The prediction has a mean pLDDT of 87. Large-subunit ribosomal RNA, domain IV from a metagenome, 349 nucleotides, folded computationally. The RNAcentral record of the full RNA draws on SILVA. Its Rfam family is "Bacterial large subunit ribosomal RNA". Rfam links the family to the GO terms structural constituent of ribosome and ribosome.
[in-house]
Context: one part of a larger RNA
RNA sequence: UCGUGGUUAAGGAACUCGGCAAAAUACCCCCGUAACUUCGGGAUAAGGGGGGCCGGAUACGUGAACACUUUGCGUGGUAAGCGUUGAAGGCCGCAGAGACCAGGCCCAAGCGACUGUUUAUCAAAAACACAGGUCCGUGCCAAGUCGUAAGACGAUGUAUACGGACUGACUCCUGCCCGGUGCUGGAAGGUUAAGGGGACGUGUCAACUUCGGUGAAGCACUGAACUUAAGCCCCAGUAAACGGCGGUGGUAACUAUAACCAUCCUAAGGUAGCGAAAUUCCUUGUCGGGUAAGUUCCGACCUGCACGAAUGGAGUAACGACUCGGGCGCUGUCUCAACCACGAACUCG
Numbered sequence: 001u002c003g004u005g006g007u008u009a010a011g012g013a014a015c016u017c018g019g020c021a022a023a024a025u026a027c028c029c030c031c032g033u034a035a036c037u038u039c040g041g042g043a044u045a046a047g048g049g050g051g052g053c054c055g056g057a058u059a060c061g062u063g064a065a066c067a068c069u070u071u072g073c074g075u076g077g078u079a080a081g082c083g084u085u086g087a088a089g090g091c092c093g094c095a096g097a098g099a100c101c102a103g104g105c106c107c108a109a110g111c112g113a114c115u116g117u118u119u120a121u122c123a124a125a126a127a128c129a130c131a132g133g134u135c136c137g138u139g140c141c142a143a144g145u146c147g148u149a150a151g152a153c154g155a156u157g158u159a160u161a162c163g164g165a166c167u168g169a170c171u172c173c174u175g176c177c178c179g180g181u182g183c184u185g186g187a188a189g190g191u192u193a194a195g196g197g198g199a200c201g202u203g204u205c206a207a208c209u210u211c212g213g214u215g216a217a218g219c220a221c222u223g224a225a226c227u228u229a230a231g232c233c234c235c236a237g238u239a240a241a242c243g244g245c246g247g248u249g250g251u252a253a254c255u256a257u258a259a260c261c262a263u264c265c266u267a268a269g270g271u272a273g274c275g276a277a278a279u280u281c282c283u284u285g286u287c288g289g290g291u292a293a294g295u296u297c298c299g300a301c302c303u304g305c306a307c308g309a310a311u312g313g314a315g316u317a318a319c320g321a322c323u324c325g326g327g328c329g330c331u332g333u334c335u336c337a338a339c340c341a342c343g344a345a346c347u348c349g
Base pairs, nucleotide, nucleotide: 001344002343003342004341005340006339007338008337010335011334014333019330027051028050029049030048031047036041038169052091053090054089059084060083061082062081066076067075068074069072092096104328105327106326107325109323110322111320112319116128117127132167133166134165135164136163137162138161144153145152146151170315171314172313173312175245176244177243180242181241182238183237184236185235186234189233190232191231195227196226201221202220203219204218207214208213246264247263248262249261250260273307274304285301286300287299288298289297
């Protein structure tokens, strides 16, 4: 000097990103116990009192003896005994759950309903899952999945079943847009492949010829019209499918603001609810609360840079080794350090 323990005057979070760490609480009995609530909880809420030993009062239970008796597994019954209870009073210590062991508590908010699961070896969470909700597919040799196939799972199941997607208990709800993309349905018209079809044309050549050419069949090449599916175009539907959900100007008898009017654009212009929010740039917004003093926190306001309704919206009792703020208790976290024990390093011997 470091490490691990222990103690500490006065103060008691002034420490610090943050009470991290430590301290404190802790068991049993009695009293008592709020908001809120899904009536189960919350709750060991919170907050108090008691606890050793001697002593045995009192009360309760059982109940021989004994008495009665209809003689029965009957009734009554005690200051016997036994068990439980443990008052008054007394004794000892600094201290009686005497050591070990053994919840700190409360208020308010965010997120996630909950118990669970996860990054073996830096993340346990607000992430995943979940019961519940909705949509889509699937009629059975099901859809879907694995396999080249045979075959298998699904399932020795059968739409109250199985597969896929999203959401995520519960409560109140879930608005408008089908123009784009996707999906589903439609088949009149347009377009459209190989195939079918084989016109026209070309090469070669018999023959003919006015010697310039013309040119059958065959063999080759080329290949038009016509015919022809799905798809696409097209027409509808569909948003708990992917997604989207405006601008400008004016207007009320103070001012300000604009219920109102006009106009442009759009598929439609954001409804309910919430809102400086895990979302707010300006921003430490403004007001209120808490503090002597508060960029955090709580309650409001709404000017939402850039919330918003199953990429769910807003609440919510209970729960959480989650996150943020405050308070009580408690303390060497600190003011400010000291000493003790053990261990280690270093120096000296």